RNA sequence: CCGCGCAGCCGGGGAAUUAGCGGAGCCUUGUACCUGCAAUCCGCUACAGCAGGGGUCAUGUCGAUAAUGAGGGCAUGCGCCUGCGGGGCAGCCCGCUGCAAGUGGCGUUGACGUCCGGGUCUUAUGCAACAGGUCGCCGCGAACCGUGUCAGGUCAGGAAUGAAGCAGCACUAAGAGGAUUGACUUGUGUGACGUAAGGGUGCCUGGGCCGAGUUAACUACAGCGGUAACGUCCGUGGACGGUGUUCGAACUGGAGACGCGCGG
Numbered sequence: 001c002c003g004c005g006c007a008g009c010c011g012g013g014g015a016a017u018u019a020g021c022g023g024a025g026c027c028u029u030g031u032a033c034c035u036g037c038a039a040u041c042c043g044c045u046a047c048a049g050c051a052g053g054g055g056u057c058a059u060g061u062c063g064a065u066a067a068u069g070a071g072g073g074c075a076u077g078c079g080c081c082u083g084c085g086g087g088g089c090a091g092c093c094c095g096c097u098g099c100a101a102g103u104g105g106c107g108u109u110g111a112c113g114u115c116c117g118g119g120u121c122u123u124a125u126g127c128a129a130c131a132g133g134u135c136g137c138c139g140c141g142a143a144c145c146g147u148g149u150c151a152g153g154u155c156a157g158g159a160a161u162g163a164a165g166c167a168g169c170a171c172u173a174a175g176a177g178g179a180u181u182g183a184c185u186u187g188u189g190u191g192a193c194g195u196a197a198g199g200g201u202g203c204c205u206g207g208g209c210c211g212a213g214u215u216a217a218c219u220a221c222a223g224c225g226g227u228a229a230c231g232u233c234c235g236u237g238g239a240c241g242g243u244g245u246u247c248g249a250a251c252u253g254g255a256g257a258c259g260c261g262c263g264g
Base pairs, nucleotide, nucleotide: 001264002263003262004261005260006259008056009055010054011029012028013027014026019045020044021043022042023041033053034052035051036050037049060258061257062256065253066252071247072246073245074244075243076242078241079240081238082237083236084235085234086233087232091230093226094225095224096223097222098221101219102218103217104215105214106213113209114208115207116206117205118204119203120202121198122197123196124195125194126193127191128190129188130187131186132185133184134183135182137178138177140175146171147170148169149168154163155162156161
């Protein structure tokens, strides 16, 4: 001088668990070997994983310390956001009642109040209208079982004449029509005209008395009642931030400690 090997190192932290320590599971920092055991946990004993294997090896490594400080835990009469439950609480909102301060309405062209009456309403009844029916009026209308007159013909008679009587004609019955002026009658949710009785909440209307307020629509005020949407109060969670405290990695700084063995 070179190689090999030993020491040392090959991660740490937080909460939780544990008599305590470590592992492993969760979180965090960061790059810093491998295998097996181990959440119904596994293994140790204050020097605190156990078992086995591997790397590096003192020109470097290790321990302690200072500053800084990722991140985590705990606490909070703190700030802000959010969820759940409760309270009709003097908020808000709604309703009812009262009042009459304001606005408005009505009012000496007489309000409010009071008295009288009528209408609208119901029933009955009368009238009119409409529809129907009956009577009345006009005409038509009978082969025979209507009337009058009865040609012809028939019958009776010696004859004169008489009788019954078909057709025709006239007039009518039953009947079916026509007109619609008349009379009677029936009906109607037609008219609204009259009379009487009833009714009287509401509306309209006419008149008398009184003489200045009245009303309660809106606002205000008072009382009562209701509603948990908002605000607020009470309770209970969660997230973010602040403050305090605690644990604390990595990086950085200075100082400190440190050799050996074997071979060539």